The part of an RNA shown here (small-subunit ribosomal RNA, central domain) has 351 nucleotides and comes from an uncultured bacterium.
Context: one part of a larger RNA
RNA sequence: UUGGGCGUAAAGAGCUCGUAGGCGGUCGAGUAAGUCGGGUGUGAAAACUCUGGGCUCAACCCAGAGACGCCACCCGAUACUGCUCUGACUCGAGUUCGGCAGGGGAGUGGGGAAUUCCUCGUGUAGCGGUGAAAUGCGCAGAUAUGAGGAGGAACACCGGUGGCGAAGGCGCCACUCUGGGCCGAUACUGACGCUGAGGAGCGAAAGCACGGGUAGCAAACAGGAUUAGAUACCCUGGUAGUCCGUGCCGUAAACGGUGGGCACUAGCUGUGGGUCCCUUCCACGGGAUCCGCGACGCAGCAAACGCAUUAAGUGCCCCGCCUGGGGAGUACGAUCGCAAGAUUAAAACUC
Numbered sequence: 001u002u003g004g005g006c007g008u009a010a011a012g013a014g015c016u017c018g019u020a021g022g023c024g025g026u027c028g029a030g031u032a033a034g035u036c037g038g039g040u041g042u043g044a045a046a047a048c049u050c051u052g053g054g055c056u057c058a059a060c061c062c063a064g065a066g067a068c069g070c071c072a073c074c075c076g077a078u079a080c081u082g083c084u085c086u087g088a089c090u091c092g093a094g095u096u097c098g099g100c101a102g103g104g105g106a107g108u109g110g111g112g113a114a115u116u117c118c119u120c121g122u123g124u125a126g127c128g129g130u131g132a133a134a135u136g137c138g139c140a141g142a143u144a145u146g147a148g149g150a151g152g153a154a155c156a157c158c159g160g161u162g163g164c165g166a167a168g169g170c171g172c173c174a175c176u177c178u179g180g181g182c183c184g185a186u187a188c189u190g191a192c193g194c195u196g197a198g199g200a201g202c203g204a205a206a207g208c209a210c211g212g213g214u215a216g217c218a219a220a221c222a223g224g225a226u227u228a229g230a231u232a233c234c235c236u237g238g239u240a241g242u243c244c245g246u247g248c249c250g251u252a253a254a255c256g257g258u259g260g261g262c263a264c265u266a267g268c269u270g271u272g273g274g275u276c277c278c279u280u281c282c283a284c285g286g287g288a289u290c291c292g293c294g295a296c297g298c299a300g301c302a303a304a305c306g307c308a309u310u311a312a313g314u315g316c317c318c319c320g321c322c323u324g325g326g327g328a329g330u331a332c333g334a335u336c337g338c339a340a341g342a343u344u345a346a347a348a349c350u351c
Stems, first nucleotide, its partner, number of pairs: 004322003007305002012319001014202004021195003025089004029084003033081002035077007048066007092192001093189003096185005104178007111155001116150007126137002163170002207248006216242002221237004259318006267296001269294010300307002324351003333344004
């Protein structure tokens, strides 16, 4: 490079925004760059094809004719692509108006249950823990129980195969600020779109820096057990950390192990949010339609498992990635980081 692939075999970037680029709706006008046709020029000879000829044939050689992608210029065609500060359109996209649901985000204030600790009361010899124990706590009064207080963290039931968010993720209550989505109306703009190399932002947990906080839990650590040993599993303690503020880190089984967009292709059913119709006093109920989350299932696809209008089906556009196992997501170099390390990323050798 050509071809083939990426749910589980190697392979979808953690997610989004967006630059260049690639691709791009309907009807016209102009142009004629791409595209197509014709002509002229060029296209050396040899080689190649055809015809004829010469070595006894052939290979080979000679002569003639043909052919020669391409390129330049000229003339022409206009379906498609392109182009024009070109004309118009509304179904793509967006705006407007009216509603709706929601643990979407940020901040402030508040609440109750529980654990722990402190004080006081009642009360007495145990409590705790395990497979069994022991370490531990307790006559300086524990455990249990009642009252009061302090403080931190998390929000039982509702809770769901349920909701929201681009992903990470989000759950007590109220208020303030704020993002997105869906439905209905069809007033407005008039292709303003899709994707997105680089780039930018967001990004669980752990970890790092400085300051604060620390109830419970708990790496490290200590002790008790277990065991042949036990640097573990079990038990008693316990520091970082977990929490808050500010700033880093930038990873994950960041998973649906499935990139984004558009269109098309049997159904049936549950559920969340709208709108409309039928029925009805209201409700319940039945039906239609749009959006979302699920269970099944046909065609088709698939190595099988399975997927199946939320595709892994059928097509188009754009990006990322794969190319035997190990060496290795390592070394070296570079960039980033306070560090831990992250990103990019080989080879020798070996099977």

The RNAcentral record of the full RNA draws on ENA. Model confidence (mean pLDDT): 87 of 100.